[in-house]
RNA sequence: GGAGUGGUCCGGGUGGUCGCGUCGUGCCGAUUUUACGGCAUGCCGAGGAAAGUCCGGGCUGCAAUGGGCAUGGAUGCCGGAUAACGUCCGGUGGGGGCGACCCUGGGAAAGUGCUACAGAGAUAAGACCGCCAGCCUUUGGCUGGUAAGGGUGAAAGGGUGCGGUAAGAGCGCACCGUCCCGGCCGGUAACGGGCGGGAGCUGAGGUAAACCCCAUCCGCAGCAAGGCCAAAUAGGGAAGCGUCAGGCGUGGCCCGCGUUGCUUCCGGGUAGGCUGCUCGAGCCUGCAGGUAACUGCAGGCCUAGAUGAAUGACUACCGCUGCCGCUUGCGGCAGAACAGAACCCGGCUUACAGGACCACUCCGUAU
RNA sequence: GCCGAUGUAGCUCAGCUGGUAGAGCAGCUCAUUCGUAAUGAGCAGGCCGCGGGUUCGAAUCCCACCAUCGGCUCCA
Numbered sequence: 001g002g003a004g005u006g007g008u009c010c011g012g013g014u015g016g017u018c019g020c021g022u023c024g025u026g027c028c029g030a031u032u033u034u035a036c037g038g039c040a041u042g043c044c045g046a047g048g049a050a051a052g053u054c055c056g057g058g059c060u061g062c063a064a065u066g067g068g069c070a071u072g073g074a075u076g077c078c079g080g081a082u083a084a085c086g087u088c089c090g091g092u093g094g095g096g097g098c099g100a101c102c103c104u105g106g107g108a109a110a111g112u113g114c115u116a117c118a119g120a121g122a123u124a125a126g127a128c129c130g131c132c133a134g135c136c137u138u139u140g141g142c143u144g145g146u147a148a149g150g151g152u153g154a155a156a157g158g159g160u161g162c163g164g165u166a167a168g169a170g171c172g173c174a175c176c177g178u179c180c181c182g183g184c185c186g187g188u189a190a191c192g193g194g195c196g197g198g199a200g201c202u203g204a205g206g207u208a209a210a211c212c213c214c215a216u217c218c219g220c221a222g223c224a225a226g227g228c229c230a231a232a233u234a235g236g237g238a239a240g241c242g243u244c245a246g247g248c249g250u251g252g253c254c255c256g257c258g259u260u261g262c263u264u265c266c267g268g269g270u271a272g273g274c275u276g277c278u279c280g281a282g283c284c285u286g287c288a289g290g291u292a293a294c295u296g297c298a299g300g301c302c303u304a305g306a307u308g309a310a311u312g313a314c315u316a317c318c319g320c321u322g323c324c325g326c327u328u329g330c331g332g333c334a335g336a337a338c339a340g341a342a343c344c345c346g347g348c349u350u351a352c353a354g355g356a357c358c359a360c361u362c363c364g365u366a367u
Numbered sequence: 368g369c370c371g372a373u374g375u376a377g378c379u380c381a382g383c384u385g386g387u388a389g390a391g392c393a394g395c396u397c398a399u400u401c402g403u404a405a406u407g408a409g410c411a412g413g414c415c416g417c418g419g420g421u422u423c424g425a426a427u428c429c430c431a432c433c434a435u436c437g438g439c440u441c442c443a
Base pairs, nucleotide, nucleotide: 001363002362003361004360005359006358007357008356009355010354012318013317014316015315016314017313018312020045021044023042024041025040026039027038028037029036047338051349052348054347055346056345057344058343059222060221061220062219066255067254068253069252072218073217074216075215076214077091078090079089080088081087092105093104094103095102096101106213107212111211112210113207114206115205128150129149130146131145132144133143134142135141136140158176159175160174161173162172163171177201178199179198180197181196182195184193185192186191226275227274228273229272236266237265238264239263240262241261246260247259248258249257268442269441282301283300284299285298286297287296288295289294320335321334322333323332324331325330326329368439369438370437371436372435373434374433377392378391379390380389386423394410395409396408397407398406416432418430419429420428
C1' cells in the first nucleotide's frame, strides 16, 4: 500500500424569534373547597431501531388456576448466566475458508411411511454392456457363473495390495477405515487420548424443518386486560339448541369448583371523565468477584406520558458530503438516511444517508 | 393498540399427506355463417407475493420480510 474478518460508538452542534404538550409556581375568573378555565413564568419533552409483533417475563382478570391426560404446542451437543427465553457466554463434535473467522448439532441397530425420472436392478436388490465357462445351425445365438470394469442415478452395499479363481468377489490374508463390548487416563460434562477383545462389515444408503421415540418446559386471555364515577334507556322482541348424566365460566378432553339457561339476529341508550400510567429486573461513575455472559457493593441522577393523539417552523454561524469556479484555500450552488413513543421491561429480526474508533488475518514492497 | 386469515394465468379458484402446475371465464387463430353470436378444433399466457434454509428434489415443509382483508371498546 492492497484485500479482508470480528466488534464498539455517533446519528449534526450552538444561539435568536415564534409555536405545541405534561408537570411545578404565581396571579385572575368561577366555586363552600377541590376538580376546571385563562394569562405569565420555570423544568423537561422520541429511537437505535420507538418498527415487525417473532420469542420470554412483569402486571391484570378468569375460584386461591386447582388436579390429571395427549390425541396440543415449543425446545433439543455439554456446562454456565438470567426474573425468564427459542437469548447470551464459555467449551466440544462435524463442515467451509490459506487465515482472521463463519455455519451447524438428540435418536435412522423400536416401528411405519417416502425415495419421482433415469436405470437391468432402489434395499436379505440386481446381469443392460463387459468378463469367464459350456452348448449350438459360429460376423452370431442360448444356458449358466461373476458385483472386479463400464453405463444410469441424489443414492448401486468400505479402501489399497497380495493370494486365490475358468473369470471374479472379505472368498482368504496384511495394513487402513467402520461398528460393538470392556476397563484405563484427562475433563463437572459434552468429548478427547491410548489399550484389550469381538464383528468380514448381512446390525449395510438418505429423509425425523415425514409420522414417530426419548428428555425438558408450557393453564387461557390480553391495558380495547382490569377497576371506579357520571349520563341515558324498553333488563324489549324473534329464531335455534338445551333443560341438571345438561348449559356457561373453560381454552382439546376428563375430574373438581362456581353459577344456572346458552348462541345468533333485530332493537334501545350513552358515546363523557378518572384510574391502570410510568421509579424501573432503571441510568451513570467507581471498586470487587468471575475467562466471559453476568453478579455484588458504594456514591450520584430522575430522564415523555400524549388520547385524533404534543415533541415543530424560520433564521444566523460552525461542522459534514457532492459539484462548479479559480487567486490553492477561499467563494458559489445543492444535499443530509431509516424512521417516529401509546402499559412496561429482556431479547431476536428487519430498515438505515454519512461518519469515527478498536482488535485481528492474508498478500506485496521498503528498512 | 391487540388478535386472526389470505397471497397460484388478465379475473375467480383447485392443487398444499413433497416428484417438476391445472379448471372455468376472458384473449388469439382456424372451421361453421351472407355477417355476428353460439358451437367445434387448436394455441398462447405462470421465476406459484419476495428472500433464505431443509431435502436428490419445495407452489407444498421451516424461518424472515412485503402486501391485502377481517374481527375486538361502554350500559342494560
Record summary: Two RNAs folded together computationally: RNase P RNA and transfer RNA, 443 nucleotides in total. It holds a member of the Rfam family "Bacterial RNase P class A". Rfam classes the family as a ribozyme.